Predicted 3D model of a 500-nucleotide part of an RNA (small-subunit ribosomal RNA, 5' domain) from an uncultured bacterium. Rfam family: Bacterial small subunit ribosomal RNA.

[in-house]
Context: one part of a larger RNA
RNA sequence: GGACAAACGCUGGCGGCGUGCAUAAAGCAUGUAAGUCGAACGGGCCAAAGCUCGCAAGGGCUGAUGCCAGUGGCGAACGGCUGAGUAACACGUGGGUGACCUGCCUCGAAGUGGGGGAUAACUCCUCGAAAGAGGAGCUAAUACCGCAUGUGGCCGUCGCGCAUAGCGACGAUCAAAGCCGCAAGGCGCUUUGAGAGGGGCCCGCGGCCGAUUAGCUCGUUGGUGGGGUAAUGGCCCACCAAGGCGAAGAUCGGUAGCUGGUCUGAGAGGAUGGCCAGCCAGACUGGGACUGAGACACGGCCCAGACUCCUACGGGAGGCAGCAGCUAGGAAUUUUGCGCAAUGGGCGAAAGCCUGACGCAGCCACGCCGCGUGAGGGAUGAAGGCCUUCGGGUCGUAAACCUCUUUUCUCGGGGAAGAAAUCUGACGGUACCCGAGGAAUAAGCAACGGCUAACUACGUGCCAGCAGCCGCGGUAAUACGUAGGUUGCGAGCGUUGUCC
Numbered sequence: 001g002g003a004c005a006a007a008c009g010c011u012g013g014c015g016g017c018g019u020g021c022a023u024a025a026a027g028c029a030u031g032u033a034a035g036u037c038g039a040a041c042g043g044g045c046c047a048a049a050g051c052u053c054g055c056a057a058g059g060g061c062u063g064a065u066g067c068c069a070g071u072g073g074c075g076a077a078c079g080g081c082u083g084a085g086u087a088a089c090a091c092g093u094g095g096g097u098g099a100c101c102u103g104c105c106u107c108g109a110a111g112u113g114g115g116g117g118a119u120a121a122c123u124c125c126u127c128g129a130a131a132g133a134g135g136a137g138c139u140a141a142u143a144c145c146g147c148a149u150g151u152g153g154c155c156g157u158c159g160c161g162c163a164u165a166g167c168g169a170c171g172a173u174c175a176a177a178g179c180c181g182c183a184a185g186g187c188g189c190u191u192u193g194a195g196a197g198g199g200g201c202c203c204g205c206g207g208c209c210g211a212u213u214a215g216c217u218c219g220u221u222g223g224u225g226g227g228g229u230a231a232u233g234g235c236c237c238a239c240c241a242a243g244g245c246g247a248a249g250a251u252c253g254g255u256a257g258c259u260g261g262u263c264u265g266a267g268a269g270g271a272u273g274g275c276c277a278g279c280c281a282g283a284c285u286g287g288g289a290c291u292g293a294g295a296c297a298c299g300g301c302c303c304a305g306a307c308u309c310c311u312a313c314g315g316g317a318g319g320c321a322g323c324a325g326c327u328a329g330g331a332a333u334u335u336u337g338c339g340c341a342a343u344g345g346g347c348g349a350a351a352g353c354c355u356g357a358c359g360c361a362g363c364c365a366c367g368c369c370g371c372g373u374g375a376g377g378g379a380u381g382a383a384g385g386c387c388u389u390c391g392g393g394u395c396g397u398a399a400a401c402c403u404c405u406u407u408u409c410u411c412g413g414g415g416a417a418g419a420a421a422u423c424u425g426a427c428g429g430u431a432c433c434c435g436a437g438g439a440a441u442a443a444g445c446a447a448c449g450g451c452u453a454a455c456u457a458c459g460u461g462c463c464a465g466c467a468g469c470c471g472c473g474g475u476a477a478u479a480c481g482u483a484g485g486u487u488g489c490g491a492g493c494g495u496u497g498u499c500c
Stems, first nucleotide, its partner, number of pairs: 001500004006496005013371006020363001021329001026327003030324003035074003040071002043068003050061004081282003091206007098162001100199003105195008113147001115145002122137006152174002155171006178187003208254003215245003220242008257279004261272004284305005307318004335361001337360003343357001344355004374404004384395004409437006418427001444489005449470003455484005465472002
């Protein structure tokens, strides 16, 4: 000098864009952040119209549409947050998979025949303070289970092949669901091939500190056989062998999420990893599996623990490292806002519903950028301040005063784009445009001994104080304090901290 997710002191007019708990991965009141489908299914409720009884009031039946819990499907594994752990194939990069998986989507081939038994809801009963639970009876399905068929897949045997890739033959085995529509047809379902996108696993290389850590290791290293997995593997197990790693730093200890990037620097390099993007890891702490194409699952389940809450004391409930917000900690970090209008996501045939993702607004000079606080004229140089050798000098064209302008400001009027697409705009009566008014609403901070641009007076008297280094202050201090002046930067200016 540059930079910062900064903080502190003094000061503070506006706009655009961006950023905003770095500390206690501490604890959390309240609201909200993941639902959706009635065109899968049986019911329940309201009720138009209709039918019917009745003179009427009204009653009964059916019941479009709508709403609802339940069964069922898809989603909830995405999106969002955090950085605790991790020195590791976690990440980056380049490869391998003849050792693998893949719901929804795209393209292709074939099929969708015929049956069965249940169970929620519902009704009744019982227990419990509650959370909730039990029993009996009834019922449906795209829920569940046999049978048939077998394009095809899978498994076994055999042949070709190079072993386990691929091809062929034989045998065994494995499917399915319907809904909407008058219909045409559409959406689905089952088996399978290919693809796209997504993932699992393996390997080469690369990136921290400490030797005041020198030896480490028994599932350890390898083999055979097996289990397990989508899949290789000591991943796990039985047996066998005695290996494996290490000064090219094993092991141990410390620190740390990694990267694209960011800051600095002429570069080499050094430092760093906040926002944004990719990957990883975590979800009160520890452990575990279930469901599923996918989890060992933030707003799912089970167990244990700590903590908080409810209780009728028998027993229960909870997890903000989602968005707001609270307490605490801290030098320090925001609203319990608006909207699904846009983009994107889930579900749905659709209408649509949900979406604290997201789009916006609010707060903070926290940062970057832009603008303004007026412009021209104005001297025998006003007043006043300060200095003075008392002559004067300086603040100083500065002010007053004259002329002008209106960015900004206030008021009034008009008023978007963003919607591709009939409809639909949170932002927003915003941006922007027009008119009126009036210099009106708007300047500070630090420094002035040398480094380093900028000097005098008074006060103080090694005191009070200053200070980045050298050093100032003990009676004329350009170094302390105040004032005038000056210098620098300017809605900021200084200080502190950190990096180069």